A computed fold for a 382-nucleotide RNA from a Bacteroidota bacterium, annotated as Bacterial RNase P class A. Of the family's consensus pairs, 98% are formed in the model. The sequence was found by an Rfam model in a public genome assembly.

RNA sequence: UACAAGAGUUGGGCUAUCGCCGUGUUUAAAAAAUAACAAGGAGGAAAGUCCGGACAGCAAAGAGCAGCGCACCACCUAACGGGUGGGGGACGUGAAAACGUUCACAGAGAGUGCCACAGAAAAUAACCGCCUACAUUUUAUUGGAGGUAAGGGUGAAAAUGUAGAGUAAGAGACUACACAGCCGGCUGGUAACAGAAGGAUGGGGGUAAACCUUGCGCGCUGAAAUGCCAAAUAGGCAAUCGCUCCGAAAGGAUAAGGACGGCUCGUUCGAUGAUUGUGGGUUGGCAGAUAGAACCGCUCAGCAAUGGACGGUAUAGAUAAAUGAUAGCCACCCGAAGACCAUUUCGGGAUACAGAAUCCGGCUUAUAGACUUGUGUAGUUG
Numbered sequence: 001u002a003c004a005a006g007a008g009u010u011g012g013g014c015u016a017u018c019g020c021c022g023u024g025u026u027u028a029a030a031a032a033a034u035a036a037c038a039a040g041g042a043g044g045a046a047a048g049u050c051c052g053g054a055c056a057g058c059a060a061a062g063a064g065c066a067g068c069g070c071a072c073c074a075c076c077u078a079a080c081g082g083g084u085g086g087g088g089g090a091c092g093u094g095a096a097a098a099c100g101u102u103c104a105c106a107g108a109g110a111g112u113g114c115c116a117c118a119g120a121a122a123a124u125a126a127c128c129g130c131c132u133a134c135a136u137u138u139u140a141u142u143g144g145a146g147g148u149a150a151g152g153g154u155g156a157a158a159a160u161g162u163a164g165a166g167u168a169a170g171a172g173a174c175u176a177c178a179c180a181g182c183c184g185g186c187u188g189g190u191a192a193c194a195g196a197a198g199g200a201u202g203g204g205g206g207u208a209a210a211c212c213u214u215g216c217g218c219g220c221u222g223a224a225a226u227g228c229c230a231a232a233u234a235g236g237c238a239a240u241c242g243c244u245c246c247g248a249a250a251g252g253a254u255a256a257g258g259a260c261g262g263c264u265c266g267u268u269c270g271a272u273g274a275u276u277g278u279g280g281g282u283u284g285g286c287a288g289a290u291a292g293a294a295c296c297g298c299u300c301a302g303c304a305a306u307g308g309a310c311g312g313u314a315u316a317g318a319u320a321a322a323u324g325a326u327a328g329c330c331a332c333c334c335g336a337a338g339a340c341c342a343u344u345u346c347g348g349g350a351u352a353c354a355g356a357a358u359c360c361g362g363c364u365u366a367u368a369g370a371c372u373u374g375u376g377u378a379g380u381u382g
Stems, first nucleotide, its partner, number of pairs: 001378004006373005012330007020041002023038004043353001047364002050362005055222004062265004067218005072086005087105001088103006106213002111211002113207003127152002129148004134143002160178005179203001182199002186195003226287004236278006244253003257269004294313004299308003332349006
């Protein structure tokens, strides 16, 4: 310098004129209209609505079944299906060490399924082949019966490998050395795990984003939540079920039925009762609604995510929904010419994705251009 895949920051600035929104001061005398001035006014994703919470309600509080979610270890966090670091597997580069990418990484010895096609057979294995005796045949050969799984074939995968001894021919059936898994200890590590040695065993494989098993966890709804004020009228009409007990009364218990995610239990509301349908009134205002697990700087601890101490900032709150338009200059991008150490001039663009609506922490998706930074490969220079 080029290429490849990453990580992070930013994603316009200034001036002038006019316009919009809320807050504050003055006009302002009790309030208001109007007018003037001041400081301020949409993101890194505001998007998706996929997770987790704060907050509010279901009067208050539960158990079981079903259902759903997660799944190596440690730590971070209010919490999470998130993040950080480590371990292991797979793939790639490499002689190796190592580096990079990726993982929906509990269990296949609890059980049930599935593994197309090819092949004899995908686990109760025998197509070719090898061996034995019998029959046939001039010999060669052929036939049925028995034995075999070492050789060959099919396939992604066919009962661990090499050598030996043994056999009619073979075979972990046996022996030696190995391989995988298992067992109990030792060493290192918080742990997942790793390492070296030993023991017994003859040892099909894959698949659980197949059913399933194990462990841990989970109430629901959602700001159109919810609470309050004012005002208005028809607390109308109809149907179904219940209309009972104690008490002097107040009140208590219960019925029919309702509520608590789906079901069961349980709890609770409930007697001029409960539920369903139909119809009428109110479409006004205030709160929720922006001081928080907030943000910024610096320092300490930690590999890091992150946490603590100290100091500082006030940074939209609309409600049919404001936060803009025009002009000039600069930064930036593209092109042309000139210059050729540097520097310049002209023309064009005004640029990506995009727009708060209760708030916060994550994940996912979209993104023109600019800047910073490390890793790998190749080349060049010193």
Rfam family: Bacterial RNase P class A. About the family: Ribonuclease P (RNase P) is a ubiquitous endoribonuclease, found in archaea, bacteria and eukarya as well as chloroplasts and mitochondria.